[in-house]
RNA sequence: GGAGCGGGCCGGGCGGCCGCGCCCUUCGGGGCGAGGAAAGUCCGGACUCCACAGGGCAGGAUGCUGGGUAACACCCAGGCGGGGCGACCCGCGGAAAGUGCCACAGAGAGCAGACCGCCUCCCUCGGGAGGUAAGGGUGAAACGGUGAGGUAAGAGCUCACCAGCGCGGCGGGCGACCGCCGCGGCUCGGCAAACCCCAUCCGGAGCAAGGCCAAGCAGGGAGCGGGCGGCCCGUCCGAUGCUCCCGGGUAGGCCGCGUCGAGGGUCGUGGAGACACGGCCCCCAGAGAGAUGGUCGCCGCCCUUCGGGGCACAGAAUCCGGCUUACAGGCCCGCUCCUCGG
Numbered sequence: 001g002g003a004g005c006g007g008g009c010c011g012g013g014c015g016g017c018c019g020c021g022c023c024c025u026u027c028g029g030g031g032c033g034a035g036g037a038a039a040g041u042c043c044g045g046a047c048u049c050c051a052c053a054g055g056g057c058a059g060g061a062u063g064c065u066g067g068g069u070a071a072c073a074c075c076c077a078g079g080c081g082g083g084g085c086g087a088c089c090c091g092c093g094g095a096a097a098g099u100g101c102c103a104c105a106g107a108g109a110g111c112a113g114a115c116c117g118c119c120u121c122c123c124u125c126g127g128g129a130g131g132u133a134a135g136g137g138u139g140a141a142a143c144g145g146u147g148a149g150g151u152a153a154g155a156g157c158u159c160a161c162c163a164g165c166g167c168g169g170c171g172g173g174c175g176a177c178c179g180c181c182g183c184g185g186c187u188c189g190g191c192a193a194a195c196c197c198c199a200u201c202c203g204g205a206g207c208a209a210g211g212c213c214a215a216g217c218a219g220g221g222a223g224c225g226g227g228c229g230g231c232c233c234g235u236c237c238g239a240u241g242c243u244c245c246c247g248g249g250u251a252g253g254c255c256g257c258g259u260c261g262a263g264g265g266u267c268g269u270g271g272a273g274a275c276a277c278g279g280c281c282c283c284c285a286g287a288g289a290g291a292u293g294g295u296c297g298c299c300g301c302c303c304u305u306c307g308g309g310g311c312a313c314a315g316a317a318u319c320c321g322g323c324u325u326a327c328a329g330g331c332c333c334g335c336u337c338c339u340c341g342g
Stems, first nucleotide, its partner, number of pairs: 001338010012299007020033005035313001039324002042322005047206004059202005064078005079092005093197002098195002100191003115136002117132006144162006163187002165184008210255004219246006225237004263282008300311004
């Protein structure tokens, strides 16, 4: 210098004027006001209401190991397998419990298989019967590899070595797993986002959750009025009126709702890390048809027909932790490979 890998971050800046929402106000004004994804609403929780003795079935989710966390499908560290020269990236229970599927091609696709070839026999010389997986051919995949023995030709049929698998032992690791030794010819395809098996977890609905206050109308009760009556009680009468009370609850209002949180910043301690604990400091949008905008000046980028135009993706709605997706341009840190110079 070139090509890459991993991680973190910013994502127009400053000021004037006008305006909008919320809060405070001594009524002059003052304070705060979108994001890293506020998004998709895909997971996990907080919170609220309903249901609930315990257990099981069904259903769903997750799925190597250990740890973190309120929890997770997230994160950290590790293991194994695959890819890359490498930094690094991707994947993950069980296919020797059972059932099922494996397109096309191919003779044959799962207790294999005879199309060509090879070997033996028969024959009407066209072929037929049998043996054979060493060779050819098809395919994503055809039942270990090399060599030797063996055979009619062949074949783990037998043997040596290698590879894999299984079993046993020893050692290391909390564990996934790894290393070494021995034995067994055992040679065994793939798919579980096919059914299924195993382990763990899971009640339902969601802030239009849910709670409080509560006009009017309708309903119930008491009193006032009238009849019966000497009076009280009682009882009867009211299309109608007036006063008071009652519960449920509509409109409407308030809370939930953002001053206190699994909160933010910074420092320290522990830990390999995710993270945890502690000290100090801060209070940081909260509407309810839903505020966060317009304009001007200077600066920074981009485009320009030189007049000017534009500022990526996007925009809160109960809150929080994740994942995923979108994103013009730019910054920082660590690392790898190639090349050149010293």
A computed fold for a 342-nucleotide RNA from an Actinomycetota bacterium, annotated as Bacterial RNase P class A. Rfam family: Bacterial RNase P class A. Rfam describes the family as follows. Ribonuclease P (RNase P) is a ubiquitous endoribonuclease, found in archaea, bacteria and eukarya as well as chloroplasts and mitochondria. The coordinates come from a structure-prediction model, not an experiment, and the mean pLDDT is 79. The organism belongs to Actinomycetota, within Bacteria. It is recorded under the gene name rnpB. The RNAcentral record of the sequence draws on ENA.